[in-house]
Model confidence (mean pLDDT): 86 of 100. A computed fold for a 1505-nucleotide RNA from an uncultured bacterium, annotated as small-subunit ribosomal RNA. The sequence is in RNAcentral, with records from ENA, Greengenes and SILVA.
RNA sequence: AGAGUUUGAUCAUGGCUCAGAUUGAACGCUGACGGCAGGCUUAACACAUGCAAGUCGAGCGGUAACAUAUAUAGCUUGCUAUUUGCUGACGAGCGGCGGACGGGUGAGUAAUGCUUGGGAAUAUGCCUUUGAGUGGGGGACAACAGUUGGAAACGACUGCUAAUACCGCAUAACGUCUACGGACCAAAGGGGGGGAUUCUUCGGAGCCUCUCGCUCAUAGAUUACCCCAAGUGAGAUUAGCUAGAUGGAAAGGUAAUGGCUUACCAUGGCGACUAUCUCUAUCUGGUUUGAGAGGAUGAUCAGCCACACUGGGACUGACACACGGCCCACACUCCUACGGGAGGCAGCAGUGGGGAAUAUUGCACAGUGGGCGCAAGCCUGAUGCACCCGUGCCGCGUGUGUGAAGAAGGCCUUCGGGUUGUAAAGCACUUUCAGUUGUGAGGAAAGGGAUGUAGUUAAUAACUGCAUUCUGUGACGUUAGCAACAGAAGAAGCACCGGCUAACUCCGUGCCAGCACCCGCGGUAAUACGGAGGGUGCGAGCGUUAAUCAGAAUUACUGGGCGUAAAGCGUGCGUACGCGGUUACUUAAGUCAGAUGUGAAAUCCCGGGGCUCAACCUCGGAACUGCAUUUGACACUGGGUGACUAGAGUUGUGUAGAGGGUGGUGGAAUUUCCAGUGUAGCGGUGAAAUGCGUAGAGAUUAGAAGGCUCAUCAGUGGAGAAGGCGCCCACGUGGACAAAAACUGACGCUGAGGCACGAAAGCGUGGGGAGCACACAGGAUUAGAUACCCUGGUAGUACACGCUGUAAGAGAUGUCAUCUAGCCGUCUGUAUCCUUGAGAUGUGGGUGGCGCAGCUAACGCGAUAAGUUGACCGCGUGGAGAGUACGGCCGCAAGGUUAAAACUCAAAUGAAUUGACGGGGGCCCGCACAAGCGGUGGAGCAUGUGGUUUAAUUCGAUGCAACGCGAAGAACCUUACCAUCCCUUGACAUCCAGAGAAUUUUCUAGAGAUAGUUUAGUGCUUUCGGGAACUCUGUCACAGGUGCCGCAUGGCUGUUGUCAGCUCGUGUUGUGAAAUGUUGGGUUAAGUCCCGCAACGAGCGCAACCCCUAUCCUUAUUUCCCAGCGCGUAAUGGCGGGAACUAUAAGGAGACUGCCGGUGAUAAACCGGAGGAAGGUGGGGACGACGUCAAGUCAUCAUGCCCCUUACGGGAUGGGCUACACACGUGCUACAAUGGCAUAUACAGAGUGCUGCAAUCCCGCGAGGUGGAGCGAAUCACACAAAGUAUGUUGUAGUCCGGAUCGGAGUCUGCAACUCGACUCCGUGAAGUCGGAAUCGCUAGUAAUCGUAGAUCAGAAUGCUACGGUGAAUACGUUCCCGGGCCUUGUACACCCCGCCCGUCACCCCAUGGGAGUGGGUUGCAAAAGAAGUGGAUAGUUUACCCUUCGGGAGGACGGUCACCACUUUGUGAUUCAUGACUGGGGUGAAGUCGUAACAAAGGUAACC
Repeated sequence: AGAGUUUGAUCAUGGCUCAGAUUGAACGCUGACGGCAGGCUUAACACAUGCAAGUCGAGCGGUAACAUAUAUAGCUUGCUAUUUGCUGACGAGCGGCGGACGGGUGAGUAAUGCUUGGGAAUAUGCCUUUGAGUGGGGGACAACAGUUGGAAACGACUGCUAAUACCGCAUAACGUCUACGGACCAAAGGGGGGGAUUCUUCGGAGCCUCUCGCUCAUAGAUUACCCCAAGUGAGAUUAGCUAGAUGGAAAGGUAAUGGCUUACCAUGGCGACUAUCUCUAUCUGGUUUGAGAGGAUGAUCAGCCACACUGGGACUGACACACGGCCCACACUCCUACGGGAGGCAGCAGUGGGGAAUAUUGCACAGUGGGCGCAAGCCUGAUGCACCCGUGCCGCGUGUGUGAAGAAGGCCUUCGGGUUGUAAAGCACUUUCAGUUGUGAGGAAAGGGAUGUAGUUAAUAACUGCAUUCUGUGACGUUAGCAACAGAAGAAGCACCGGCUAACUCCGUGCCAGCACCCGCGGUAAUACGGAGGGUGCGAGCGUUAAUCAGAAUUACUGGGCGUAAAGCGUGCGUACGCGGUUACUUAAGUCAGAUGUGAAAUCCCGGGGCUCAACCUCGGAACUGCAUUUGACACUGGGUGACUAGAGUUGUGUAGAGGGUGGUGGAAUUUCCAGUGUAGCGGUGAAAUGCGUAGAGAUUAGAAGGCUCAUCAGUGGAGAAGGCGCCCACGUGGACAAAAACUGACGCUGAGGCACGAAAGCGUGGGGAGCACACAGGAUUAGAUACCCUGGUAGUACACGCUGUAAGAGAUGUCAUCUAGCCGUCUGUAUCCUUGAGAUGUGGGUGGCGCAGCUAACGCGAUAAGUUGACCGCGUGGAGAGUACGGCCGCAAGGUUAAAACUCAAAUGAAUUGACGGGGGCCCGCACAAGCGGUGGAGCAUGUGGUUUAAUUCGAUGCAACGCGAAGAACCUUACCAUCCCUUGACAUCCAGAGAAUUUUCUAGAGAUAGUUUAGUGCUUUCGGGAACUCUGUCACAGGUGCCGCAUGGCUGUUGUCAGCUCGUGUUGUGAAAUGUUGGGUUAAGUCCCGCAACGAGCGCAACCCCUAUCCUUAUUUCCCAGCGCGUAAUGGCGGGAACUAUAAGGAGACUGCCGGUGAUAAACCGGAGGAAGGUGGGGACGACGUCAAGUCAUCAUGCCCCUUACGGGAUGGGCUACACACGUGCUACAAUGGCAUAUACAGAGUGCUGCAAUCCCGCGAGGUGGAGCGAAUCACACAAAGUAUGUUGUAGUCCGGAUCGGAGUCUGCAACUCGACUCCGUGAAGUCGGAAUCGCUAGUAAUCGUAGAUCAGAAUGCUACGGUGAAUACGUUCCCGGGCCUUGUACACCCCGCCCGUCACCCCAUGGGAGUGGGUUGCAAAAGAAGUGGAUAGUUUACCCUUCGGGAGGACGGUCACCACUUUGUGAUUCAUGACUGGGGUGAAGUCGUAACAAAGGUAACC
């Protein structure tokens, strides 16, 4: 510090997710030891049991228990009983101090709290300082005794008694009050020691002294109360709140200020700087994270606050409205004799419950601290320790060295090996920790005794201080540490290994099981599931889950945005707020600097120190970024005062204008009405129909009415804030601008709320209504058509007055101001100049087009900014749900405005790129159409396919690009299929062992494979050991598979397409994907060539090179040829000879737009012509770019994985592939006279032949047979070419057409023609009379037509391949159909239009709104109610201290009463939660239904608001 994820790819926007750190954690697996920390986050739920606050006998009366002692009695002479408070002590009681601390918890509380900093009108026990005092009296009440009530708790009555308990009196200031004269206010004693003297009940008291107390004051410290400022959560779908409410003067009350309380008076106070209300929540130092700013948090430790079952209340006291106190009320629990009582773990342990989850009913007061006490001491679940728990942090160990035969085993393997791996074993060492045995610090100072000394004192006593010495206290504790002993001995797991992210293979599974933070993996070769081996990471832990921060600049102060991604209010005016021109003086609030106080300690950081180190502990420093006070500085901002004119405004003079309002007036057109002329249609559409018209339409002429509107001018022209504004005239009226002056003197900008304006549609009232026209009706279209089209047509549109307040109200761009290159238009002012013009040059204000810099994700913007800056406002923070629900406000309604959440997804989006596509455009091509010729589709047959059938009908090929295809040839074989019969190392290959030559003959059984029997036969080579080939038997490895996967593959092939394209290097452009080149202008069959150009070159394709063919030349001359010469024949190159011609087969020539003319840019090229056998690639062929179709083929072959192994292998016989209601493709033959038949007759080319082709002759009607001359072929044969030509016949008919089918007889091939061959002869003589919709081929030696040959092959072509003969028609042209190429355009497509995608309906699930209501919580108001308590008043009852004139009084207690008030009750509102028949929309779901709304110039009606 970043990474993954939207796309075919890119950049951006934007969310989601990950890597880090942390935790009071929990869960899973695992677990040696120790140290230091931490440990109910949930039910402030309920609690059994024990303990957690007592102490003082030196305050008091005393003596229940214990001990000791005294005394008495009995006697057993040391025991029992009794007595005595004398003593140590002490239950209960009176009294004092403490139970307000310590400990727990966080319910409440958004300020009565907390934090920081200030303040004044206060109290303060114990402590310290200082001053003064402590005199003299009195009467009670507990305990106790007696009586008595009650189950108990607990009382009642009578009587006695003490005090540091209580009450008077005296004294009284430096205290309090005051009218300034004065008045008023207290106390308590206890203990130790002492010796003269006094008293004595003989105990002691007085006295002296010491000490602890007490009272009144004083000062301090500490603690506590109160007040102020600022800060300290969320919600405006909470905007108004408040009657003690705000203030006054008075009284009361308090420790004290104060409406704290009361009566009176006034009517204030708070609030957009967020009052009030609602929800949530203890606050802080800190903790955690972060670079920081910030965010989250408030366990442990520390400070404050609040609470103590819930609510209320006071008492006591220095302090409480009191956790382990009291009273009352409710709820709950317990006891009960039913009459009444008791209780409060949010103290420490512990229990139940809740929960994912959190410990022992431990030890000790040894240390520290607290309470009481003179002290010893007692108490102390505070605290110190121990136990449990990997909950966290830290430390340490599980051994070290050596050890290659790289052991065995595991795993993988290309079978060679690799890896686990120096790892183990083995050898040599060590002993931390754990274990056993022993030893053993420190935490301890106090306290007590003694002695000495000092203070005090009359004192050598007592007390206190100091010193010395003796004694003596440890829960932890089997302490820490140390030593000895023995032995590698007792001690390693967890997660992960597709990317992010370090780490890979095998097996299993087969969209199953499962995984997964995100992206995603799994459908038979899964590095992603499960297991294994190996590896990586961390390590006594490791992972998962939850939570916080970071990354996230994803709320942006530091540090972001708003034209199109989310985001500028529809527009203006204007209040508050915010911001504000030049200059001078002043002030010092902001700002800056210094000083002071504070910012608790702990924590963090730095530096030391202590535990062996560390964690941890400890000391010091720094820091705590803050607040307050004070002193200075004065540039800037602010405040004050004065001045200025550049901002802003005012006045006058002009200018342009559909600026607004009202009134008037005019014209064209439509429609209607009236009248005339006139006759059959009009109208409308893609085509029609509805409609109108003989009752006279439409057309035309004239007139009238009524409403609406304002052509041309008219213009990216004008004015207006926007919406919006258009004949002309008049009357009011707003704003803008120009030039030149004068004046005011910052008067300004923005603008939350607020106010005004605001298209169309819509609403209300009224009139109006020509045209147009939602709804509606009819006609068409259509599968349907509630649409598009047509004919009608009502609201409405127009007007007046009101309402509504929204639009894709758009420049998708808020307003104002500053600055920043140019060029060209246009509207409207104005100045100067002259050559006076339709002039030139300037200068303002608008409105447009380009464009530099700059900006932008890009597109684009670019002085009219989206540049550069400033001021202010508004708005956005992933998509969807949703601009929806609820609530509020507005509205007559429609609706508007404000405006969520649950659930759900990992995307949604912008711009640009490359493709593909379009019922987009442009250009161009092709037998693509057109123009022609001939077919197919109808018939019969042949052949292939589908389907069906079958034991099997083997398998593959399936739009073009499967279907006379693999198959250039299924009777057996082929053959892969079926039935049956057989074989199992196998029909075939290699290795090993044994035997045997190989080979061959006969017979038997069987369908055959096969089995048995039998005959002949001894080979080749040799170094004599053997070896090679072949056959048989046997074992183990293995063979074999036309079994599966062409979607695991190679190779080959088809197709696009013989279409003209497809790319690269360098350079350049762009952030980039990419572009450029390859586009453009011409041209071509062609990315063919030329020109131009940020491109320059190159490659694969095109063309050419290759083959055949068309002409000529040279050479050669047999088997070919024969002109001339000669011989010969009935005739024939038959022969001599020849090499001219033809031909053959080798090599050359020729054609290149080379030449001429024209066109064209003078180019490329095109058109025409000449010459030439051939002319513009002459005609054919071979040749197939980058890629596409997961195209085809595992059955040509090869090959990976899987599968079979007495069978899915191998052999044999027979059958099947040839089936047959049917459908399709490709062909053949026909339907006839351009023909059929008969007779005669002419002319090819290219092939093939020895297991062959086979002549002549003979036989047969014929297929063919007999036979075998010639020929391994320019020699012989197949082999007669046919159409054609000549003559004859036939005469339009199911025929002298056509030949299927069937009967009979044959021929040939072959082991074998039944299933199932071809051919021949005789007979039979079906359909068919030119073929519906539709569709195919072909542009010249082509189509059409005619025959010939070959491959395969024993035989079996109408197929295929090749060959020649005869030999046409047509092409105006590119509008249309199909396919293709280039450029361009749009796109929501990229699996690429066979794409994408919308809505209703049906079904399941989920959350949510409404809902008659129902049930809870909280709360306002109005009342009722009134416990305990406090206060007031009190004529009842009663009363120890004081006073008294003795009658009583003062004062009190109880009672009842009034005020306040908790619980509680009623009524009526508000708010919130849950639930509710039914219902609304929303979301997600498998391949449901209906349509096809959107995305393509125009998605087939442009889309959208």